[in-house]
The RNA shown here (small-subunit ribosomal RNA) has 1462 nucleotides and comes from Candidatus Wolfebacteria bacterium RIFCSPHIGHO2_01_FULL_48_22. The RNAcentral record of the sequence draws on ENA and SILVA. Its Rfam family is "Bacterial small subunit ribosomal RNA". Rfam links the family to the GO terms structural constituent of ribosome and ribosome. NCBI's taxonomy places the organism under Bacteria, Bacteria candidate phyla, Candidatus Wolfeibacteriota.

RNA sequence: GAGAGUUUGAUCCUAGCUCAGGAUGAACGCUGGCGGCGUGGAUAAGGCAUGCAAGUCACGGGGGCCGCAAGGCAACCGGCGAACGAGUCAGUAACACCUUGGUACAUACCUCGAAGUAGGGCAUAGCCCGCCGAAAGGCGGGGUAAUUCGCUAUAAUCCCGCAAGGGGAAAGCAUCCGCCAACCGGCGGAAUGCGCUUUGAGAUUGGCCUAGGUCCGAUCAGCUUGUUGGUGAGGUAAUGGCUCACCAAGGCUAUGACCGGUAGGGGGGCUGAGAGGCUGAUCCCCGACGACGAGACUGAGACACGGCUCGUACACCUACGGGUGGCAGCAGUCGAGAAUAUUCCACAAUGGGCGAAAGCCUGAUGGAGCGACGCCGCGUGGAGGAUGAAGGCCUUCGGGUUGUAAACUCCUUUUCUAUGGGAAGAACAUUUAUGUGACGGUACCAUAGGAAUAAGAGGUUGCUAACUCUGUGCCAGCAGCAGCGGUAAUACAGAGACCUCAAGCGUUAUCCGGAUUUAUUGGGCGUAAAGGGCUCGUAGGAGGGUUUGCGCGUCCCAUGUUAAAUCUCACCGCUCAACGGUGAGCAAGCAUGGGAUACGGCAUACCUGGAGGAUGUCAGAGGCAAGCGGAACGCACGGUGUAGGGGUGAAAUCCGUUGAUAUCGUGCGGAACACCAGAGGCGAAGGCGGCUUGCUGGGGCAUUCCUGACUCUGAGGAGCGAAAGCGUGGGGAGCAAAAAGGAUUAGAUACCCUUGUAGUCCACGCCCUAAACGAUGUCUACUAGUUAUUGGGAGUAUCGACCCUCUCAGUGACGAAGCUAACGCGUUAAGUAGACCGCCUGGGAAGUACGGUCGCAAGACUAAAACUCAAAGGAAUAGACGGGGACUCGCACAAGCGGUGGAGCAUGUGGUUUAAUUCGAUGGUAAACGAAGCACCUCACCAGGGCUAGAAACCUAGUCGACGAUAUGCCGAAAGGCGUAUCUUCUCGGUUUUCAAUCGGGACGGCUGGGCAGGUGCUGCACGGUUGUCGUCAGCUCGUGGCUUGAGUUGUUCCCUUAAGUGGGUUAACGAGCGCAACCUCUAUCCUGUGUUACACGUAGUCACAGGAGACUGCCCCCGCCCCUGCGCGGAAGCGCAGGACAUUUCGAAAUUUCGAUAUAUCGAUAUGUCCUGUUCGCUUGCGAACAGAGGCGGGGGAGGAAGGUGGAGACGACGUCAAAUCAGCGUGGCCCUUGAUGUCCUGGGCGACACACAUGCUACAAUGGCUUAUACAAUGGGCAGCCAAGCCGAGAGGCGGAGCCAAUCCCAUCAAAAAAAGCCUCAGUUCGGAUUGAAGUCUGCAACUCGACUUCAUGAAGUUGGAAUCGCUAGUAAUCGCGGAUCAGCAGGCCGCGGUGAAUACGUUAUCGAGUCUUGUACUCACCGCCCGUCAUACCAAGGGAGCCGGUAAUAGGUGAAGCC
Repeated sequence: GAGAGUUUGAUCCUAGCUCAGGAUGAACGCUGGCGGCGUGGAUAAGGCAUGCAAGUCACGGGGGCCGCAAGGCAACCGGCGAACGAGUCAGUAACACCUUGGUACAUACCUCGAAGUAGGGCAUAGCCCGCCGAAAGGCGGGGUAAUUCGCUAUAAUCCCGCAAGGGGAAAGCAUCCGCCAACCGGCGGAAUGCGCUUUGAGAUUGGCCUAGGUCCGAUCAGCUUGUUGGUGAGGUAAUGGCUCACCAAGGCUAUGACCGGUAGGGGGGCUGAGAGGCUGAUCCCCGACGACGAGACUGAGACACGGCUCGUACACCUACGGGUGGCAGCAGUCGAGAAUAUUCCACAAUGGGCGAAAGCCUGAUGGAGCGACGCCGCGUGGAGGAUGAAGGCCUUCGGGUUGUAAACUCCUUUUCUAUGGGAAGAACAUUUAUGUGACGGUACCAUAGGAAUAAGAGGUUGCUAACUCUGUGCCAGCAGCAGCGGUAAUACAGAGACCUCAAGCGUUAUCCGGAUUUAUUGGGCGUAAAGGGCUCGUAGGAGGGUUUGCGCGUCCCAUGUUAAAUCUCACCGCUCAACGGUGAGCAAGCAUGGGAUACGGCAUACCUGGAGGAUGUCAGAGGCAAGCGGAACGCACGGUGUAGGGGUGAAAUCCGUUGAUAUCGUGCGGAACACCAGAGGCGAAGGCGGCUUGCUGGGGCAUUCCUGACUCUGAGGAGCGAAAGCGUGGGGAGCAAAAAGGAUUAGAUACCCUUGUAGUCCACGCCCUAAACGAUGUCUACUAGUUAUUGGGAGUAUCGACCCUCUCAGUGACGAAGCUAACGCGUUAAGUAGACCGCCUGGGAAGUACGGUCGCAAGACUAAAACUCAAAGGAAUAGACGGGGACUCGCACAAGCGGUGGAGCAUGUGGUUUAAUUCGAUGGUAAACGAAGCACCUCACCAGGGCUAGAAACCUAGUCGACGAUAUGCCGAAAGGCGUAUCUUCUCGGUUUUCAAUCGGGACGGCUGGGCAGGUGCUGCACGGUUGUCGUCAGCUCGUGGCUUGAGUUGUUCCCUUAAGUGGGUUAACGAGCGCAACCUCUAUCCUGUGUUACACGUAGUCACAGGAGACUGCCCCCGCCCCUGCGCGGAAGCGCAGGACAUUUCGAAAUUUCGAUAUAUCGAUAUGUCCUGUUCGCUUGCGAACAGAGGCGGGGGAGGAAGGUGGAGACGACGUCAAAUCAGCGUGGCCCUUGAUGUCCUGGGCGACACACAUGCUACAAUGGCUUAUACAAUGGGCAGCCAAGCCGAGAGGCGGAGCCAAUCCCAUCAAAAAAAGCCUCAGUUCGGAUUGAAGUCUGCAACUCGACUUCAUGAAGUUGGAAUCGCUAGUAAUCGCGGAUCAGCAGGCCGCGGUGAAUACGUUAUCGAGUCUUGUACUCACCGCCCGUCAUACCAAGGGAGCCGGUAAUAGGUGAAGCC
């Protein structure tokens, strides 16, 4: 020391991406009240106008000017300073820096000590004169001083030298006193002060050396000639190749030289639990630099930011001759940039320079100004206040929320404004009493006033705190990641509400963290990325037992150092804090001294266990070479022999009458070695297989004889290394890339076939890669077993061999613990540990490009990046799928019967057409479907004409009084519009006696207005309800328990069985639910009851109705299977029991040792464990041919029975699938239209069209038939706006008629038709077939033209059994025949029912379709109608190529060559 999101249908793991935190010299967006403390050119070390940033000394000197004087001013010579301070980070990978040591050195000013300070001289500025120049400046002549510069003297504790000896310095000034002169001044003396010279010491600051540390790249592996060392010399303050001459040939490097890239280093800063990672602003230390390059001078100190000289670039002045300059000092300006401040005040303080001092100078510094750039603090008010105001927003319309928030009342005054007072910071200087504050009239204090002057930013899908409405409609847009948006968006935009932080809030950039995602702490490599193809072996790393020494590592103590600041803690000061002060603390490192010696190291002496050797023996496709063998194959020759052979799924190319194939004989050739052969053997791996011989490598076992740690691993390196390939030369039977031909196919550059060349073979030389795999590096040790096999040995046994037991080495299988994400591994580890090596760090780009090495080449090895994605991946799970497997079922196929597809017609659909041909249904699961009836209506469509609170509903306001009925006029197609006449209200209350009249209210209705109606308009992908389909298939789940890290699994699997997850058995499952079955209805038989409307007229009921019985797992026989028991056999194993032995625990006894604790062995008891023996006994477990008994299941047959194995039908449809169908049956959310309507009314038209295509039917094609005649046998149903009898008319449809019937009564309806009987037709476009058309009619209905049905006469089309294909049906079924009903005015070939006649076939489940269960593979999960690869097209991104062009850097070679120094 916190995690989260994201790969999947779900899971676990691996792995990357992303987020939440902190930080910044920041910038940008929106916003902005105050103060304190900090901080602010990170880019162009780009260029700079202007001002300032280093002067000072009159007590060194001479002169000049001013002044009465005192004195002052300033140039020059001279002294000190200017090498500090200030700035910047370009360069530098280095003794630049940091840490630790060292010394061959220097050090002005300062401190302490010693000695000295004598004499004499030459110049030169200033000044004067003259001259040149635009200027900057310069030249010549004259004369002059000094603390300027020489010379001489003297001198040691100085320097050189062993010594002798030699060398070797200086400067004065001020004050006081005295004298001279008194105008300046001069001389002498003493002491003091300041100086000067020499020297010693100190302090300080430097120079140089040294060990260690100090970024990336090996696609930089070799570098070096002053290079490495020596001698001598020179040079320096000093060591040194620092330089030179000579000599030697060295020096550095895998512990990374050299080269390239990047970079000032440190104290520290940020982050982090830490280890670390990143960083080097402000402050401090060090270095380097001063436009760029070079050089020296002066000096104590420089190779000198505001000094000099030269070169270069740039800029400026100019009289064109020539000059001048260097802000990386403080301000400021331009430029570039996302971006960084005032041309301020003061020397008051601190510090620096000079001076004796006063003082002067100081852009160091102290302050102020600007910037929310950062940190810290404060405020924008406090208390009360509900009708929970108004307004906003939402709403289920009730309300909720904003919200005590506001208003309002009472307070306060930080801040603000005004006025007044007003600091500390002062130490110091001097004439001792005065003077000195930039900041600043600032901080602070007091008084007065008044809530007065002061809030925003981001967010609200999850991560992540915070939700609604409206708009938009994959558009506009959002987004850190996942992702959101395609008409109900909490994700876009706006609004309201809310959340977070707050004078700030967000965004962007960068760093650390999270990331154990480079893993030292702290990861991995069988399958996720990752073990080198294998062996030998160098460096390196690691290393058995014992003894002694050293004390290198290691450990302990002490000392020194590790600057200050920073950090931590404590206390203190600014009102607090930030900030500051004081004190304490702080790890690690380095150095020195002392100590310890276990472990490692080094050394030493030994040991045998590791390793190796010796001896004996054994197995083996280990390797190399030579020789030999048989089978097969091919070829050649010869014989026999004749028409085919060969090949395939089927064929063809091909071979063969010039004689193949087949067969026999002889000969030649090359390659490979059947059986043995095995989970077997050998080898390091690759790999190795006939037999024999020769040479040769390795291994096992036994003996325990020898050596004495000789070992393990192994970066580089070396060798070996399948196949293919390459080179040279051979060889070549078979096979066979390439190639050719034939097939297949849409194509077939393939799979199949016929040929066939490299190659395969040999010798020599290369190549060096493989799924070179156990996808598992080598070595060592330890950790249960069982079993098989190969090689060796021992024991036992035997005459011998087997057998048995044990052991060593190998090779396999299964498994304990343990490990693993799981799968799995498991003494041959993927377990537990150790040693060493190799390798990995998201996917793609890519094992690619470039570079290098190797190769004859092919290519191999080494090995990136730009860009792109949010995943890629492993294991396991549930499904789905498979031209995977096993089993099972279904009119699924097969066996049959009849159809469809061809014809004509009917109906529906598509398409087309149209003003409209309304709409929906579209594989199966739409298409005689919605529609159980389209002439008007229906009606939704079209054209035209009308109405507008509406054709129908409710409420309300006003007004009228009726409303309405009847008749009727005009316009009009109607709807509708405009009218006329007659008749005409009800109820309650008041005034009134009553009536009448009147007033008010109500009912009802009209008109006007308002809320609203209406919509077959859209969305079935917003829904309810209903329905289809898989499928009447047998499945779909749950609770508890068990297993798994988990998704999940078990149950539901397995065996037998069933129509069935039906039942039984077994079983980590035990139960349960929805489904199956049953319960319900109809039907087949019987019984009982009832008896009208049935009938045979009285019935013991043919019939109808009601109730009941009946079948069930029942009975008998045979067969098969399962289970239990008896019975038989075997006595193995385990447990129990009994006995014994050993080990351990505890207790006790006594003995020995010991001072004692204790230890050792012995005995006894106790408990536990292990082993052995016995088992007559008890329990558990095993096998069984036959037999017997009990039970269960299935199959076959039978009896009885009307019916037999769910008797036959119906209703009933699990969890779910298809965003299946329906907003047009109904209901309904949302949206839309509402006076030129998408509402509503009317007339007419349309839904009925017609080159065509499909679907469902009807009628046929005929003789099993058609027609004619006569004549039998049903059932279900329906009927009052109805069914309609008899009778009559009509050829018929039908008409007239009206009995009966609300129906077991009457009618439809004598109810049938096929059938059966008789006759004709005689195989033809017909006596088949009936379409089409003409004419005449009937019926319904306001109305049959578009557009009904029927009748009669006439007409008489296609069609002679139907291609590919396809449908239905398993028994009262198919086929065939008619009848009824719903809808309905009328209209049926459709639909729903009813009965009549009444078959054929099923061997069987290989294959087709569909379904179920189990299993298997999977890269699918929108689930195979899946997924997915490559080219191309368009657009975009990145990296390349491209005629060329431009710039930079480095190296090498050559040329010219300044200043300066010697």